[in-house]
RNA sequence: GCGCCCUUAGCUCAGCCGGAUAGAGCACGCGCCUUCUAAGCGCGGGGUCGCUGGUUCGAAUCCAGCAGGGCGCGCCA
Repeated sequence: GCGCCCUUAGCUCAGCCGGAUAGAGCACGCGCCUUCUAAGCGCGGGGUCGCUGGUUCGAAUCCAGCAGGGCGCGCCA
């Protein structure tokens, strides 16, 4: 330098052939239960979907650039 993959909640990830309200588990908060704690059960908070633009009536999803991470190949003697 070239190519490919990943980036969504505090963490691990789904959704990614566009469709209108963005989800799960764990963690966290509250309550129930218990003598207390843990476990269990219920409820709740938390995200402008890496960033900036573009396409579209509509973008987490498509396109371009950039950034971070990973893998492979090449160049340099």
Predicted 3D model of a 77-nucleotide RNA (transfer RNA) from Allostella sp. ATCC 35155. Model confidence (mean pLDDT): 81 of 100. NCBI's taxonomy places the organism under Bacteria, Pseudomonadati, Pseudomonadota, Rhodospirillales, Allostella.